[in-house]
Formats: sequence, C1' cells, structure tokens
RNA sequence: GACUCCGUAGCUCAGCAGGAUAGAGCAACGGCCUUCUAAGCCGUCGGUCGGACGUUCGAAUCGUCUCGGAGUCGCCA
Repeated sequence: GACUCCGUAGCUCAGCAGGAUAGAGCAACGGCCUUCUAAGCCGUCGGUCGGACGUUCGAAUCGUCUCGGAGUCGCCA
C1' cells in the first nucleotide's frame, strides 16, 4: 500500500435480502419467597446500532469517506 472481517445496552452477542416501538442472556436496581444468604420467580433501568455525509417516504441494515481492532497478500524498482 491492496483486500477481507469485526465495531449494536456495563459485558457476551442476535438482528444486516431496508419497513416503521432496536432485542436476548448476564450484570445493576426493586419486589416476592426464605429466620438470613444463595437459588428460583416477577418487574424496572440501560443503547439514536464507532463517527460524518449521502441514497430513500423510510437506514443498525445500501453507498462514500473516516476512526479503532483482527487478519491475508505485497514491499525487492
């Protein structure tokens, strides 16, 4: 330098042939249960989907640029 993959809630991830309320598990918080704790059950909180711009009636999902991470190939002039 060329190319590929990943970046979504505090953590691990799903969703990515565009469709309109962004999800799951764990964690946190509250309640029930228990003599107490754990476990179990119920509920709540939490993210404008790395960033910007664009396409579109509508973008986490498509395009361009860019940032971070991982990898493959090249670097011999």